[in-house]
């Protein structure tokens, strides 16, 4: 301490996500102990049954039960005693505390820190007095009635510390009088005088023990104040006992606490009233802190006690386990009545995700009562249950490699992993089992004894008392013996492989996995983190500086109010002195205990605990500083503001006056078209338009000037003048003397458009009609036109109202323009103010950018903002006629949304450039028939791939069988071949017959080989083990390919520039076919591409001369390098040379370019060829091969015969042959290259009209063969469907081959089809090039060959150009595109699902008001009745809970139907936005 997560990457901005801690927890899997602690968070929902408050016979009448004792006798009864005890009764005390849960309460509840001169306080303690006399009653008891009962009612009797009276009394009380002292305003406080009021209870061991009265004192309340202590302003106005005062009641005790009058007042923007929510605090989680959240255990205060009201006892209460009333609910009942209140402790139902035992015990500690013994005590001490937490320990320990055996996993069969892990051997024995032993917690009251002092207290000593509990502990034996599990293993986050699933099962906090090779599902082996837990899931804080005080922002991310006046408030200049309210220091009180902290201790150790000390940041009150805010007073000029001169402008309102335009009107002149577009049309026009000229009218705007001008607060403002008015700046420093800044609510102004009355209306122009375009065209363009723009009056109150940039004030480098003053100079220039713009520093910024006009550096006020979207909606409010403005959310939904810049890629942007890319030509193609591939379609089958350009005479460079992969039909199952390894055989083959389409098959006859005779070789049968597969996946893959493209790019290394993504180099400015090369240059270099290096061919020259060659010499033929011979020559194949802008001119810095330049065979890469950069399209090829993986094993292998790839209403591609005369036919005749040949080529002979057929020779080849045509010479044809064309057919034939039906190619006869240059639209070509002519070869028995690949003959036309069209390169610009425009992406409709507004109605809820009734009670009033009185009864009267009514308001719930929104792999329509998005 930080991480993932928007994008192709990046920087910031933001929001969502996790890593940690914690919990009264819950749920899942698991579970050995022990220690502390904690255990209904939900229905303050009902509650069965036990218990939780009693004691005192030393207060009293007394004796219902029991003990001892004594007596009687009927031996289980009676009676009587008891300073044994005691029910029920009277009385006194307690019961107001302990305990429970949090309903309601936004309060003087509660926390603090203070008053009480406005008070109370039983039991305790101390002081001081007194405790003298009478009385009458009742309750039990007995007696009698009433009722189920609960309980009542009569009648006689009695007792007190119960009641009553009297008697004394003051330092009490209360009234009258005065005196002194203090204080805080009322007022205290001390002595005082007179007068009036008021007291008591007895018991006793005689020692006290109680009671009265006053005073104090502790303790425990009462009550008032400052401060502080939730949400919402879509709660803004609340209140009549309210504010206050006089007087009276009323309380312990101030006080609208009550009540009469009397004034009208009190409270609020520093949040009153009103709604929702909630007890509060110490403290507890957490957090570096400040804060934020909470309020279980625990302690402190508050309320409460089935809901509601009420008093009454009492020292305290409006009372949990009391009392009386309603009320609702549960029981009892004989139906007339009664009876209850677990929010005490257990416990039960019932709600819930969820939370214990109807336990012991008063031994301890407190606590009532009591003189004590002692009763009571579900307080409290303990035990049960629960891993709910927190702590502690355990589940062995050492040693053991053949690294065991299984498992899993890899492979090249070696391995690696579980893993020293087991097994084995030793060792321990916490902790278990067992069995022994066994505390602490107990001191005290009490009890016996002692001593003191003197009869009760002190003190010591001794004895009694343990729920837990036979518990903690402690020792012995026994044995590795009794004890590990859960999550997780794609990043974030530590931890990987298999094997199965196949966008399905499923996972998932965020991002995100899963469509056949998933470290992300499942399930396995391993690994990882915790560890009697481990995971999840809910809250909370952190992390979030992400509400920002500490510590955040507003130009473009979300955010500056549309502008200005200006109350409130916030800040606020320089001296002096003076106060001390804030600040600062010291002191003092207080800040409860617990907690945290730190130190020591005590439980074997922590956890827990315990002592001590710190600390509780806080509040009061005192003492003192006196700088600094703040009052106060006096004082300054520099802030601001006032005079006084002058100066400026489209500043404002108002009036007046002007020309140019347009439009209409009259007239004139004149005649056929105007007008309008992209083209057109609506539309005016011969009833004279439109053009021209005049005249006449109307509204509206104000060309030039004009400007990066200028003025205003802002919106805004523009002929020209006037009136009236408002600023601003400068000078002058004469006056005032902080008078100042900003400014929530308020007011005023506020473009356009709309509203509303009335005017006006020239031109423009929403709606609206025509007319075009269009698939459509409710647009875009034209033709009209209404409203409106205009004006006066009144509204709206908004805008991209922007400088997306509040207002003021002060301080920081600098260049340069320009306005309006001033002022020095002087004819050029400067200084100064205050405006208005451009540029560039430091500084800032996420970067673009600002940059003395700040977004720098500060400061003081205001306004906003807090993921996107749902939405500026919807509901109140308030405004408005209205249209709508403001104000202003939530459910729900998503992991983003947005911002700057960077790299590509795109543009119906731009700009420079090159390509047969277009133009120019010139030949095709498309129109015919054939050939051929390919769609389709058909078929048993038409075998499979290739599908824009980069598929279609392509794989195939040659489908009758074979190929063959397809189909039918017969067969084979270790198979077609090969190996080993075993066992068995002598075969196989040939032949002959059967048999069948053939493959199979069957019969019959034959039947090795060497040999040391063991055996070995070969065959061949059967076993085993290796098989096959053109089956799928080319989107797992190698390898080849195609294409961009022979385009010039594409990157690296070092610096530099940037936070980086990146850039720069490679960009510019010229060249080039070229990133080719020079300049320039924060970039120098390099690399792979270009270019050269290789091959052909164009010239020469050396070597070399067979098979080629043949100039001279000889020799020889009919004739011919035919021979001797040559090496010039041709050629043939080795090595050379030659070209490099080298040389001149020119132009240029160079580079390089120009030149009918020289020169040369060839000139500006000669000309062709090999040769293809990083990468692009998941291009193509699993069927050429190879190869992961999958699938199929009497079959998807395989083997045979036949068919089939050759089909055909059809379409397309490529090609051939032609339509003729530049031709066709027939003779004649002449020139080549480059290839092939022995199962071949084959000369020459000889037959045939021919295709070929018989013979024969030469050649394994520069020797021997296969070889041109177009051309030229001649002759015919004569513009015709022809002597063109040659399809189709009939015949008859030849070769190949086992076989030419399906389905082969030639050859002669015959037949002669379509077709007379081919639409839109397209293709290929820049020179030996197109065109045209023939040739050769592979494949190959043959042959669909017109096709491919090579080869030479003949041989042109035309390029002026770069706008267009296509395609590339560069450079820039623009983007919402990166899967990159074949992109992204909008809205209406359809469907499904969510949430939500409105809404007749409809049904709750709490609150007030009004109006009837109105319990119990307290307070009053009052005659008959009771009582000697005091007083009570009973009867009225005022308040009140509660009950009915009635109308509104407010707030939920749910609804026909309706809106709008959210989401939601492939729906419909169009295409609006993102390039100039095709109308910016």
């Nucleotide at each position: 301490a930080g991480a993932g997560u928007u994008u192709g990457a990046u920087c910031a901005u933001g929001g969502c996500u996790c890593a940690g801690g914690a919990u009264g927890a819950a749920c899942g899997c698991u579970a050995g102990c022990g220690g502390c602690a904690g255990g209904c968070c939900u229905a303050a929902c009902a509650c069965a049954u036990g218990c939780a408050a009693g004691u005192c016979g030393a207060g009293g009448g007394g004796u219902a039960a029991g003990g001892u004792c004594a007596a009687g006798c009927u031996u289980g009864c009676u009676u009587g005693a008891c300073a044994c005890a005691c029910g029920a009764c009277c009385g006194g005390c307690g019961c107001a505390c302990g305990g429970g849960g949090g309903c309601g309460u936004a309060a003087c509840g509660c926390g603090u820190a203070u008053g009480c001169a406005a008070c109370c306080u039983a039991c305790c303690u101390c002081u001081a007095a007194c405790u003298g006399g009478a009385g009458g009653a009742u309750a039990g008891c007995c007696c009698c009635g009433a009722g189920a009962a609960a309980u009542c009612g009569g009648g006689a009797u009695u007792a007190a510390u119960a009641c009553u009276c009297c008697a004394u009394a003051a330092c009490a009380u209360u009234g009258c009088g005065a005196g002194a002292c203090c204080u805080c305003a009322u007022g205290g406080u001390c002595a005082u005088g007179c007068a009036a009021u008021u007291a008591a209870a007895a018991c006793u061991c005689c020692g006290g023990u109680g009671g009265u009265u006053a005073g104090a004192g502790a303790u425990g309340g009462g009550c008032a104040u400052g401060c502080g202590u939730g949400a919402c302003a879509u709660u803004a106005g609340u209140u009549u006992g309210u504010u206050g005062g006089u007087g009276a009641g009323g309380u312990a005790a101030a006080a609208g606490c009550u009540c009469a009058c009397c004034a009208a007042g009190a409270c609020u923007a520093c949040g009153a009233u009103g709604u929702c929510u909630a007890g509060g605090g110490g403290g507890c989680c957490u957090g570096a802190g400040a804060g934020g959240g909470u309020u279980a255990c625990c302690c402190c205060c508050c309320a409460c006690a089935c809901u509601g009201g009420u008093a009454c006892u009492g020292a305290g209460a409006c009372a949990c386990g009391g009392a009386c009333c309603a009320g609702a609910c549960u029981c009892c009942u004989a139906c007339g009545g009664g009876a209850g209140g677990c929010a005490g402790c257990a416990g039960u139902g019932a709600g819930g995700a969820a939370u214990a035992u109807u336990g012991c015990a008063c031994a301890a500690u407190g606590g009532a009562c009591g003189a004590a013994a002692g009763u009571c005590u579900g307080a409290u001490g303990c035990a049960g249950c629960c891993a709910u937490g927190c702590c502690g320990c355990g589940u062995g320990u050492a040693g053991g490699a053949u690294g065991a055996a299984u498992g899993c996993c890899c492979u090249a069969c070696g391995g690696g992993u579980u893993g020293u892990a087991a097994a084995c051997u030793g060792c321990u024995u916490u902790u278990a089992u067992u069995c022994a032993g066994g505390a602490a917690g107990a001191a005290a009251c009490c009890c016996u004894c002692c001593a003191a002092c003197g009869u009760g207290u002190u003190g010591g000593a001794g004895g009694c008392u343990g729920a837990c509990c036979g518990u903690a502990c402690u020792g012995a034996a026994u044995g590795a013996a009794u004890a590990a599990g859960g999550a997780u293993c794609g990043g974030c986050u530590a931890a990987c492989u298999c094997c199965g699933u196949g966008c399905c099962a499923g996972c998932a906090g965020c991002c995100g996995c899963g469509g056949u090779a998933a470290u992300a599902c499942g399930g396995a082996g391993g690994a990882u983190c915790c560890a009697a837990g481990c995971g999840u899931u809910a809250u909370c804080c952190g992390g979030a500086u992400u509400u920002a005080u500490u510590a955040g922002g507003u130009u473009u991310a979300a955010a500056g109010g549309g502008u200005g006046u200006g109350c409130a408030g916030g800040c606020g200049g320089g001296a002096u002195a003076a106060u001390a309210a804030g600040u600062c220091a010291g002191u003092g009180g207080u800040g409860a205990a617990a907690u945290c902290c730190u130190a020591c201790a005590g439980c074997u150790c922590a956890a827990c605990u315990g002592u001590a000390g710190a600390a509780c940041u806080g509040c009061c009150a005192u003492u003192g500083a006196a700088a600094c805010u703040g009052u106060u007073a006096u004082u300054c000029u520099u802030g601001a503001g006032u005079a006084c001169a002058a100066u400026u402008g489209a500043g404002g309102u108002a009036g007046g006056c002007g020309g140019a335009a347009u439009g209409u009107g009259u007239c004139a002149u004149g005649u056929a078209g105007c007008g309008g577009u992209g083209a057109a049309a609506u539309g005016c026009a011969u009833a004279g338009a439109g053009a021209u000229g005049a005249c006449a009218c109307a509204g509206a705007a104000c060309a030039c000037c004009a400007a990066u001008u200028g003025c205003g607060a802002a919106g805004g403002c523009a002929g020209c003048u006037u009136a009236c008015u408002a600023a601003a700046c400068u000078g002058u420093u004469a006056c005032u003397g902080a008078c100042g800044c900003u400014g929530a609510g308020a007011c005023a102004c506020g473009a356009a458009a709309g509203c509303g009355u009335g005017g006006g209306g020239a031109g423009c122009g929403a709606a609206c009609a025509g007319g075009a375009u269009u698939a459509g065209a409710u647009a875009c363009c034209c033709u009209g036109g209404u409203a409106g723009u205009c004006c006066a009056c009144g509204c709206c109150g908004u805008a991209a109202a922007c400088g997306a940039u509040g207002a003021u004030u002060a301080c920081u480098c600098g260049u340069u323009g320009u306005g309006u003053g001033c002022g020095a100079u002087a004819c050029a220039u400067u200084g100064u103010a205050c405006g208005c713009g451009a540029c560039u520093g430091a500084g800032c910024g996420a970067a673009a950018g600002c940059a003395u006009u700040a977004a720098g550096u500060a400061a003081u006020c205001c306004a906003c903002c807090u993921g996107g979207g749902g939405a500026g909606u919807a509901c109140g409010g308030c405004c408005g006629c209205a249209a709508g403005a403001u104000u202003g959310a939530a459910a729900c939904u998503c992991a983003a949304a947005g911002g700057a810049a960077u790299u590509g890629a795109c543009g119906g942007g731009g700009g420079c450039c090159c390509g047969c890319a277009c133009a120019a030509g010139c030949g095709g193609a498309g129109g015919a028939a054939c050939a051929u591939g390919u769609g389709g379609u058909u078929u048993a089958a038409u075998u499979c791939g290739a599908u824009g350009a980069u598929a279609c005479g392509c794989g195939a460079g040659g489908a009758a069988c074979c190929u063959u992969a397809c189909c039918u039909g017969g067969g084979c199952u270790u198979a077609a071949a090969u190996g080993u390894a075993g066992a068995g055989u002598g075969c196989a083959u040939a032949a002959a017959c059967g048999g069948g389409a053939a493959a199979a098959u069957g019969u019959u006859u034959u039947u090795u080989c060497c040999u040391u005779c063991g055996g070995a070789a070969c065959u061949c049968u059967u076993u085993a083990c290796a098989a096959g597969g053109u089956g799928c996946u080319g989107c797992a893959u190698g390898g080849u390919u195609g294409u961009c493209g022979u385009c010039a790019g594409c990157u690296c290394g070092u610096g530099c520039c940037g936070u980086g993504a990146g850039g720069u180099g490679u960009c510019g400015g010229g060249u080039u076919a070229a990133g080719u090369c020079c300049c320039a240059u924060a970039a120098c270099g390099a690399g792979c591409g270009c270019a050269a290096c290789c091959c052909c061919u164009a010239u020469c020259g050396u070597u070399a001369g067979u098979u080629g060659c043949c100039a001279g010499c000889g020799a020889g033929u009919c004739a011919a390098g035919u021979c001797g011979g040559g090496g010039a020559c041709u050629c043939u194949a080795a090595c050379g040379a030659g070209a490099c802008u080298g040389c001149c001119g020119g132009u240029g810095u160079a580079a390089a370019c120009c030149g009918c330049g020289a020169g040369g065979a060839a000139g500006g890469u000669g000309g062709g060829g090999a040769u293809g950069a990083c990468g692009u399209c998941a291009a193509a090829u699993c069927a050429g091969c190879a190869c992961g993986g999958c699938c199929c094993u009497u079959a998807c292998g395989u083997c045979c015969a036949g068919g089939g790839c050759u089909a055909c209403a059809c379409a397309c591609g490529u090609g051939u042959u032609a339509c003729a005369a530049u031709g066709g036919c027939c003779g004649a005749u002449a020139c080549a290259a480059a290839g092939g040949g022995c199962a071949g080529c084959u000369a020459c002979c000889a037959g045939g009209u021919g295709a070929c057929u018989g013979g024969a020779u030469g050649c394994u080849a520069a020797u021997c063969u296969c070889u041109a045509a177009a051309g030229u010479c001649g002759g015919u044809c004569u513009u015709a469907g022809u002597u063109c064309g040659g399809a189709u057919c009939g015949a008859a034939g030849u070769c190949u081959g086992c076989a030419a039906c399906u389905c082969g190619a030639c050859u002669u006869c015959g037949u002669g089809a379509a077709g007379c240059u081919g639409g839109a639209u397209u293709c290929g070509c820049u020179a030996g090039u197109a065109a045209u002519c023939g040739u050769a070869g592979a494949u190959c028995a043959g042959c669909a060959a017109c096709g491919c690949u090579a080869c030479g003959g003949u041989g042109a036309a035309u390029a002026c150009g770069u706008u267009c069209c296509c395609g590339g390169g560069c450079c820039u610009u623009g983007u919402a595109c990166a899967c990159a425009c074949c992109g992204c992406c909008c809205g209406u409709c359809a469907a499904g699902c969510c949430a939500u507004g409105g809404a007749a109605g409809u049904u709750g809820g709490g609150g007030g008001u009004a109006c009837c009734u109105g319990a119990a009670g307290u307070c009053u009033g009052u005659c008959a009745c009771c009582g000697u009185a005091a007083g009570g009864a009973g009867c009225g009267g005022c308040c009140u809970a509660g009950g009915g009514u009635a109308a509104a308001a407010c707030u939920g719930g749910u609804a026909a139907c309706u809106a709008g929104g959210g989401c939601u792999a492939a729906g419909u329509c169009g295409u609006a936005a993102c390039a100039a998005g095709g109308u910016a």
Molecule: small-subunit ribosomal RNA
Organism: uncultured prokaryote